Small-subunit ribosomal RNA, central domain from an uncultured bacterium, 352 nucleotides, folded computationally. Model confidence (mean pLDDT): 87 of 100.

Context: one part of a larger RNA
RNA sequence: CUGGGCGUAAAGGGCGUGCAGGCGGUUGCGUAAGUUAGGCGUGAAAGACUUCGGCUAAACCGGGGGAGGUCGUCUGAUACUGCGCAACUAGAGGAUGGUAGAGGCGUGUAGAAUUCCGGGUGUAGUGGUGAAAUGCGUAGAGAUCCGGAGGAAUACCAGUGGCGAAGGCGGCACGCUGGGCCAUUACUGACGCUAAAACGCGAAAGCAUGGGUAGCGAACGGGAUUAGAAACCCCGGUAGUCCAUGCCGUAAACGAUGUACACUGGGUGUUCAGUCGGGGAAGCCUGACGGGGUGCCCAAGCCAACGCGCUAAGUGUACCGCCUGGGGAGUACGGUCGCAAGGCUAAAACUC
Numbered sequence: 001c002u003g004g005g006c007g008u009a010a011a012g013g014g015c016g017u018g019c020a021g022g023c024g025g026u027u028g029c030g031u032a033a034g035u036u037a038g039g040c041g042u043g044a045a046a047g048a049c050u051u052c053g054g055c056u057a058a059a060c061c062g063g064g065g066g067a068g069g070u071c072g073u074c075u076g077a078u079a080c081u082g083c084g085c086a087a088c089u090a091g092a093g094g095a096u097g098g099u100a101g102a103g104g105c106g107u108g109u110a111g112a113a114u115u116c117c118g119g120g121u122g123u124a125g126u127g128g129u130g131a132a133a134u135g136c137g138u139a140g141a142g143a144u145c146c147g148g149a150g151g152a153a154u155a156c157c158a159g160u161g162g163c164g165a166a167g168g169c170g171g172c173a174c175g176c177u178g179g180g181c182c183a184u185u186a187c188u189g190a191c192g193c194u195a196a197a198a199c200g201c202g203a204a205a206g207c208a209u210g211g212g213u214a215g216c217g218a219a220c221g222g223g224a225u226u227a228g229a230a231a232c233c234c235c236g237g238u239a240g241u242c243c244a245u246g247c248c249g250u251a252a253a254c255g256a257u258g259u260a261c262a263c264u265g266g267g268u269g270u271u272c273a274g275u276c277g278g279g280g281a282a283g284c285c286u287g288a289c290g291g292g293g294u295g296c297c298c299a300a301g302c303c304a305a306c307g308c309g310c311u312a313a314g315u316g317u318a319c320c321g322c323c324u325g326g327g328g329a330g331u332a333c334g335g336u337c338g339c340a341a342g343g344c345u346a347a348a349a350c351u352c
Stems, first nucleotide, its partner, number of pairs: 003324004007306002012320001014201004021194003025088007033081002035077007042069001049065006091191001092188002096183004103177007110154001115149007125136002162169002206247006215241002220236004258319006265298008274289006301308002325352003334345004
C1' cells in the first nucleotide's frame, strides 16, 4: 500500500454547527499540471530472470541479453481531471402569499387531587395485608361539612397523532423567538455535499452555592415473611425529586440502522397544507390529483437466517466514523478535562 465488513454475529461517533481536507451540475474557448505517446539521458557492481560456456554433473563460477523507476529532460496528443476566462439553470439559495405543530425561553394564571392547619357534626375505631403487625386514635382519630396554607403535576381531549438535529417537548393566556411544509415564482448563478480537529447542545443520577419541600422516596428505623431475609410486602423517613446559577458529559443517548444525492413495481391507513370537482341553508361531509411527514402489507432485489423492501438492510456515487478471535480490559501507565464522583484517549505480559 492493499482485502472484507459494521440492524441482531466484532463494528455507525449521543446530536448538531463548521475551518482545513476529500469530492463536485451543463456548455464553449484557452492552457497542458495530472494523464498519455515517442526520442535522449540515467537507473554502478553483485543479486534475480533468460541464454551460452567452464569445472566428469550439480552447487559454484564466467560471457551475453532483457527486465527493473510516482526518475530527469525534449518533442507531440487533448478524451477525462486540474487551472484560467466566458456563459447557462435542472443543484443550492431566495422575494411574496398561506399554513399545521406538547419546537425553545420568559411572565402570569386556572381547576381537580394529595398533605397539613383552624373550626363544626360525631364516636370507636382506623389503616394496612395473602394473613397480620408496626403506625394513627378517647389529649377525640377515621368518616363528613366549612375555611385556610403550600408544593408538585396538568385527568378527559390523546391518537398506530404532532413538533424538534438529538437529548427531549403535554392545562390555559400573553410576550420574545427557531425550524418546517405548500402555492405562485421575480431574482442570484454551482454559491454545493461531506467533514478530522475545533466549538456548541446533550435524559437520569451526581456535585457546588442559595432557596423550596405537598406527594413520592435511595440510605436509615420499625413491622412482617423466611431455615436465614442484608430483599420482594407493610408503617415511617433523610438526601433527592422542584427553582435559580454554575459544573458533570454519561445511557439499551436504539430504528441497536452515519450524512447527502440519484434510480427502482404495487396495495392500504393516517396527518399537514394545496389544486380541481360533487353534496349541503350552514357548521360541515365526500371524491380525484400532485407534494411534505408518519405507519402497515407485499413484487423485484438483498440477507446466514430473522427479516428489509421508495422512511431499504435493493441498485449506485461522495465524504466521515468504526471493526479485525475470547479473556486480561474499556483496565494499567502516561496525557488531558473535572470541585469531586469520574470522563476522554488507550496498551502489554500472561492465558484459552
Rfam family: Bacterial small subunit ribosomal RNA.